[in-house]
Context: one part of a larger RNA
Order: sequence, then C1' cells, then structure tokens
RNA sequence: ACUAUCGAGUGGACGGCUCGGCUCAAGCGGCGAAGAAGGACGUGACAAGCUGCGAAAAGCCCGGGCGAGGCGCAUGUGGCCUUCGAACCCGGGAUUUCCGAAUGGGACUUCCCCAUUGAGACCGUCAGGUCGGCGAACCCAGGAAAGUGAAACGUCUGAGUACCUGGUGGAAAAGAAACCAAUUGGGAUGCCGUGAGUAAGGGCGACUGAAAGCGGCGGACGGCAAACUGAAUCCUGCCCGUAAGGGUAAGGAGAUGUGGUGUUGCAGGAUCUUCUAUUAGGCCGAGCUCCAGGACGAGAAGUCCGCUGGAACGCGGUGCCAGAGAGGGUGAUAGCCCCGUACUGGUACUGGAGUGGCUGUGGAGAUAUCCUGAGUAGCGCACAUUGGGAAUUGUGUGUGAAUUCGGGGGACAAUUACCUCCAACCGUAAACACGUCUUGAGUCCGAUAGCAAACAGUACCGUGAGGGAACGCUGAAAAGAACCCGUACUAGGGAGUUCAAAGAGUCCGAAACUCGAUAGUG
Repeated sequence: ACUAUCGAGUGGACGGCUCGGCUCAAGCGGCGAAGAAGGACGUGACAAGCUGCGAAAAGCCCGGGCGAGGCGCAUGUGGCCUUCGAACCCGGGAUUUCCGAAUGGGACUUCCCCAUUGAGACCGUCAGGUCGGCGAACCCAGGAAAGUGAAACGUCUGAGUACCUGGUGGAAAAGAAACCAAUUGGGAUGCCGUGAGUAAGGGCGACUGAAAGCGGCGGACGGCAAACUGAAUCCUGCCCGUAAGGGUAAGGAGAUGUGGUGUUGCAGGAUCUUCUAUUAGGCCGAGCUCCAGGACGAGAAGUCCGCUGGAACGCGGUGCCAGAGAGGGUGAUAGCCCCGUACUGGUACUGGAGUGGCUGUGGAGAUAUCCUGAGUAGCGCACAUUGGGAAUUGUGUGUGAAUUCGGGGGACAAUUACCUCCAACCGUAAACACGUCUUGAGUCCGAUAGCAAACAGUACCGUGAGGGAACGCUGAAAAGAACCCGUACUAGGGAGUUCAAAGAGUCCGAAACUCGAUAGUG
C1' cells in the first nucleotide's frame, strides 16, 4: 500500500410526520381629501427582531358574550391586573406622529419655514358640490414592436401579440335589425359545442382563416329628436311624511323650449271622429311579522374487570349511545376521557321578503295636410383593417342626395322584377371572464417535492433597473443533566433524569468518504 472482517466517526438518504403550498367550488368583489394603499419613526419595567398599536401608542371608552385566570410570539427577573367579572371573542365609538394622491410655501426621502377659511381642475343658482391616488387578474379604448417562420429576404408571418397610456365595473363589452336567408323562412346581444381547418385570403409560398345554419346555456325589452301643444315643468327654502311622495309660492332655472303627447316598416305617428276603463308598470321601507347570517349557548353514551407496558386509546371479558361511527387531541390504535359532530336555540348588528304606502292608464276607424335623425347615405382617390376577394369595416380628403309615388341591402357591375329591412339619437338584466379576499373541499405535493418562499421577497449580489437562495422534527413531560473529579474557561470522566440519552443542527440515521484494530499478501 492493497484485500477481507470488525469497531468508531462523518454525512443526511430512506421511512414516518406537517403551522406550508397547489387545484377546484361557493361567497364576495372595493379603499381614498372625514387623507387610502404603502412606508418611516416611535411605542414594553428591563426590549434587538416579528406582531399589535400611535405622544390617549402590545393599548382607551361603551354594549353584548364567556367565567378564572391574565399581562402577544416569548418559557426569565421584578412587579401588577382580575368574581365590584379581568384576559379573550363579537359589535359600536375615541385617539390615530411624519412621509405618501399629499393638497399653505419649499425640499427629498419621511425634514424645514410661514401661518391658522390656506393646492389645483371642473360644475355652480356663488350656499356649495365633484374629481385626483391605490388595488391580484379580468374588461374596454388609444398607441404599438422585435427575436422568429418563410430553411436567404422585401409583400407576408410573428401580431394588432409583448409592452406603454387612458378609463369603468363587480363584472366589462355587446345588444333590440337600413340583420340574415333564399322562393321555405328566421327574429336583439353574449357564451359553449358543431359547422371547419370548410368557404375565402395568400411572393396562391410559408401560412392565415370566417359566416349562415344546427344543438345547448340564458332569455326582456324600453326611452328620446320631430310633427301637435306652449309653462301645464323643475331646483332651493318652508310645512306634512320613516321614505317614496304631497303641499306652499319666498328665491332661482326655463321661449336658444321645461312639461305633456309620440317612437314605427304588413309603415307608424301627429291631426280628425269615436268607444272604454282604474287596471299594467315603477318607487319607498320607520314600525310590526317572517327568513338568512351572527360572538356564543345547549348537545347522548364506560373512563367497568383482568393482562402487557413508562403510559392503554392495545388484547381478553362485559355494557351503553347513535338525527351524533366527520375530524382533532389525550403518555400506543378512543362513538361513550376532552374539544367537537347530528339535530337545535341565538343579543346587538347586517341583509332579504311581506304587511303597508306613494305614483300612475288603454283601444277602434278615416287619410286632405304635417312629421319620421344631413355635410349624413352614395360616389372618386389614399391609407389602415378584415377570410372579405370589383363585393369587410373604418379614417382622411374631394364631391354630394332623396322625403313615403321615399330610402338601404352581403357577394361581378349597371338596370328591372322579386324578397327583405328602415341608417345617420340613447339606455338595457341574465347566461360567459378574473381572483386581492372569505369559507369549504381534494384519487394533488409532502421539505432537492409543493409557490421563489412550511424559515423570505429575508440573507446575499448589483451604482441602478433588477436578480435572489439555503435552513422543518429532543422527549409523554424539561424531568434540558444537581453534585464530585478535572480545566484559565472548556472539553472529558463519574453521578443523576428517562421506557430509552433520544443530550440540544437532539426522531429514524443508508451510501460515498475518514480513522483505527485484527488477519493475509506485496
């Protein structure tokens, strides 16, 4: 030195566990000038961190619950509170430094200086009111790439994507046909499945890529402008009422038109004539009744005998409850030991429904006249967009109609016929997207897994934007090793605890690796 065996160590695999994750479902979906989200700095008897709180500072006041302990994580020393009801839980209130939309002026970091109606924008009847900023994704709108693919590359693709900006809501958007269809008809929109990788587009390359229809989810329809009328209207104030609303007439809005009427295609309405009715619909919510949530209350039945054991929840025997044998804890595996569970009760408060109240109307006929959305529809050119090609949609520019004997139309153009619809005004629930948050669940993961994170956006890296880890487990109970030897203090050796040292990075404790002993060989 090697080989074999054995003994120690190192190391942290494996097994078991889980205060964490992941996914799904239901609920819910906002906060903010009455100063948010997020921070800084403080705040404890001793106090570095986290948590809580704000100079009234791990808290103050009130109401309710609970019932013996409490002074957060956090186990110490000292002290204090509490049956005159603390701690804790639920509800309401007070306080709430500085920065931050940050908003008296000025800084940039969390401070300074005036001062006491103190920013700006918009609206205003000049009393006043509104807005701003934040929020995980979803949604709508305005801007808008490139790597790439085409085996190069320019049209094309990537892609109207990433990203930036603005804006709303709990959803948003869309939406009640100037739509489709095809000689039969359908009847707002959205979403899912299919139609279909089809029609169509395309250096007809790469590739891109619908719709009708059909089957489902869900279903809902309304209001203006105008014709006619002409202040019949509305706001503030005051009175009644819980309120919706009603009354009054002091002030104001309003003839540049408030209110009434009216809203469509088999044309409708105004207008004229005529008939009938108090119903449809909308809104409010004090009191009372009911329902749901709700701190919490109540909630059955063995801790019987024997055995093993450190311990009984195990084994043997013998009982009981069950609208409860979900689950968790307890010194091993517990329906009956504890917390709970099924069923059930419930203050304040919150939400909903009802009782009740307020407001308030419909049809037929006639067709002389009047009305029915204009720089619009259409057309030319350019650009963008689209599957949309002569024939998607939009923007710019030029031109530019008609008025019911009217006008538009989506598939070659023009004209005609037929069919179909009525633009140039507005609103609209449900069905569908997302998940910051709450609750529940799981044929999910179980510490190199599962979120990056069971410990954290921490440590650390970077001037910065930003990047970004690893680290879980003593024991039933600290009983966490008194005392002795030893030492500078340790270490170590005894002794003791414990079922067991499991002895502190402590459950189990594999392998690589290290050291030693013995034997053999060189």